[in-house]
This is a predicted structure of a 322-nucleotide part of an RNA (large-subunit ribosomal RNA, domain IV) from a Parcubacteria group bacterium.
Context: one part of a larger RNA
RNA sequence: AGUUGGUUAAGGAACUCGGCAAAACAGCGACCGUAACUUCGGGAUAAGGUCUGCCUAUAGCAAUAUAGGCCGCAGCUAAAGAUUCCCAGCGACUGUUUAUCAAAAACACAGCUCUCUGCUAACUUCACAAGAAGGAAGUAUAGGGGGUGACUCCUGACCAGUGCUGGAACGUUAACGAUGGCAGUGAAAGCUGACUGUCCGAAGCGCCAGUGAACGUCGGCGAUAACUAUAAUCGUCCUAAGGUAGCGAAAUUCCUUGUCUGGUAAAUUCAGACCCGCUUGAAUGGAGUAACGACUGGGAAACUGUCUCAACCAACUGCCCG
Numbered sequence: 001a002g003u004u005g006g007u008u009a010a011g012g013a014a015c016u017c018g019g020c021a022a023a024a025c026a027g028c029g030a031c032c033g034u035a036a037c038u039u040c041g042g043g044a045u046a047a048g049g050u051c052u053g054c055c056u057a058u059a060g061c062a063a064u065a066u067a068g069g070c071c072g073c074a075g076c077u078a079a080a081g082a083u084u085c086c087c088a089g090c091g092a093c094u095g096u097u098u099a100u101c102a103a104a105a106a107c108a109c110a111g112c113u114c115u116c117u118g119c120u121a122a123c124u125u126c127a128c129a130a131g132a133a134g135g136a137a138g139u140a141u142a143g144g145g146g147g148u149g150a151c152u153c154c155u156g157a158c159c160a161g162u163g164c165u166g167g168a169a170c171g172u173u174a175a176c177g178a179u180g181g182c183a184g185u186g187a188a189a190g191c192u193g194a195c196u197g198u199c200c201g202a203a204g205c206g207c208c209a210g211u212g213a214a215c216g217u218c219g220g221c222g223a224u225a226a227c228u229a230u231a232a233u234c235g236u237c238c239u240a241a242g243g244u245a246g247c248g249a250a251a252u253u254c255c256u257u258g259u260c261u262g263g264u265a266a267a268u269u270c271a272g273a274c275c276c277g278c279u280u281g282a283a284u285g286g287a288g289u290a291a292c293g294a295c296u297g298g299g300a301a302a303c304u305g306u307c308u309c310a311a312c313c314a315a316c317u318g319c320c321c322g
Stems, first nucleotide, its partner, number of pairs: 001317008010308002014306001019303001029051004037042001039150001053070007071075001076081001083301007090293002095107002111148007123134004151288004156218003161215002163211005170206003177199005182193004219237005246280001247277001258274005
């Protein structure tokens, strides 16, 4: 000097990114008692309070109860054995994950929805192919794929672009085929041509529709009310259509420590509001939500060497001196 333990006056989170670590209360025993909220199951061992040993007797199968007595400072006498509450965010939940820096708000999930598939199914695997296997010894209440992610209330506008689906017409269009011209050859019929026209000619593309829980997108400027301010309202330009319900300084807000209220003696955090949303918004789901979480943020009680501010003790280790 360190490691691992132990004790500490007064204070009690002033420490710190953060109560990290430590401490402490309680301890799946008994009795009493128990809120908001709620999907009525929960929340809940909520919270909180009291008791607890041993001996004898009685009752009982027993746990245990009642009565009397005994000892100690202390009786769940050892060990082991939940800290709790309040307000928010995210994800419904149990689960899964980066073996070896990430366990989460990521993945999955039940539920919802779109789409494909009529059976030699779609789809997937193997195979050059032929074929084989799974799907399935299943049959659209089935199977495959995509998205969302319990539940509750909902899920707005736009089909112009891209995609997908449909469309007996029309346009464009390859080879094949048909038929001319020209050239070669041949007596001719004809044949050939890497020359040149015309006709016919599939899918596709063009074209016409539909389609958003398909990829996606969801305006600008100017003026206006009997104080002022603001603008229900009006004008105009553009667009496929101009963001609806909700939520909103948010895991999204730059300006920003926005403004107001609460909490504190004092708060860039937190909670509740406001709304000029730099750059919210509806299954790329929107807004809520009981229960749950080794998740994230804020607050409180209790408790403490985390700290004010350090001291001492034990064991062990390193180094220095002898």
Taxonomically the source falls in Bacteria candidate phyla (Bacteria).